[in-house]
Context: one part of a larger RNA
């Protein structure tokens, strides 16, 4: 001194990156059970209580007679006797050595954020907000189907047939999903350009009969060469198409304090970002600024817009229920801590 258990006074998260660990709850039986909601849930929500007796137990409640006033009442004030009720508490008794829900067996409650949800993953550092998913779209596919595998036969698809089957994004549900086709892609479109092999065969070349003035010239064939013209899809071209791939402006000036800019100028664009949300998992300045929460909060949570650099199926925004998921608060609870102590047990040590 290290490991693994145990107990610990007041305190009571002051530890920490973070309540990591550890205590804390804990079965069953009543009682009671909140926001919210998709009405199914939320929930075992939370919280309570437990056997007999005691009492001149704190405070409290009930309350009579007396007293006062009227509108003369079953009346209103005031008044407190007796009883009786009522938190903590305090004590008795039976089995069993002792311990009684003997061991085992959820700590709870709010905020907020991502993900709907059960699910699935980095066999050996990552379990998640990542994949997936039901549901949503758009696209291709008429069946020897599209798509894949294979040189290919031939198989899968599918012993299916468009309510099928393949591909791609999205990602329960609710609201909703703007504006842009100019580029890229895709789809249609054929009038005209461009345009391959192929057709095509003017011309020229080479040969060789015959002519020659001997310098050449050159029919037919035979062989090379080869322009015009015709000669598809594609591109150009025209139209469509964003839940295709993507994109969604700048400067200047104006209102009877000041600011501000509902309004106007003019420049650009194919269009200049609309609902909704907003210092967010996204904000550099930045600990933005107010207002919550604490004696004191870079974090939290609600606002505000000046969104360096959200934004609508690379979906927006919202949303009960889920979650070994991440923030933030409170309750309990405790050796995380103040601050340690100690107690068994196995190792370290020394012998053997």
């Nucleotide at each position: 001194c290290c490991c693994u258990g145990g107990u610990u006074a007041a305190g009571g998260a002051a530890c920490u990156a973070g309540g990591c660990a550890a205590a804390u709850u804990g079965a069953c039986a009543c009682u009671g059970u909140a926001a919210c909601u998709u009405c199914g849930g939320g929930a075992u929500a939370a919280a309570g209580u437990g056997u007999g007796c005691c009492a001149u137990c704190a405070u409290g409640g009930u309350g009579a007679a007396g007293g006062g006033c009227c509108u003369c009442g079953c009346g209103c004030c005031u008044g407190g006797a007796a009883g009786c009720c009522u938190a903590c508490g305090g004590u008795g008794g039976u089995u069993g050595c002792a311990a009684c829900a003997a061991a085992g067996c959820g700590g709870c409650g709010g905020u907020a954020g991502c993900g709907a949800c059960u699910g699935u993953u980095u066999a050996c550092u990552a379990a998640a907000a990542a994949c997936a998913c039901a549901g949503g779209a758009c696209u291709c596919u008429g069946c020897g189907a599209a798509a894949g595998c294979g040189u290919a036969a031939g198989c899968u698809g599918a012993c299916g047939u468009a309510u099928a089957g393949g591909g791609u994004c999205u990602g329960a549900c609710g609201c909703c999903u703007g504006c842009c086709c100019g580029g890229u892609g895709c789809c249609g479109g054929a009038a005209g350009g461009u345009u391959a092999a192929g057709a095509g065969g003017a011309g020229u070349c080479g040969u060789c009969a015959g002519c020659u003035u001997c310098g050449g010239c050159g029919a037919a064939g035979c062989g090379g060469u080869g322009a015009a013209u015709c000669g598809a899809a594609g591109c150009c071209c025209c139209g469509g198409u964003a839940a295709a791939c993507g994109g969604c402006g700048g400067c200047c000036g104006u209102a009877a304090c000041u600011a501000u800019a509902a309004c106007g100028g003019u420049c650009c664009u194919a269009a200049g970002g609309u609902a909704g949300c907003g210092a967010a998992a996204u904000u550099c300045c930045u600990u933005g600024u107010c207002g919550g929460g604490u004696a004191a909060g870079u974090u939290c949570c609600g606002a505000c817009c000046u969104g360096c650099a959200c934004g609508a199926a690379u979906g927006g925004c919202g949303u009960a229920a889920c979650g070994a998921c991440u923030u933030c608060c409170g309750c309990g609870c405790u050796g995380u801590c103040u601050c340690g102590a100690c107690c068994a047990g196995g190792g370290a040590c020394u012998c053997g």
Record summary:
Model confidence (mean pLDDT): 82 of 100. This is a predicted structure of a 352-nucleotide part of an RNA (large-subunit ribosomal RNA, domain IV) from a marine metagenome.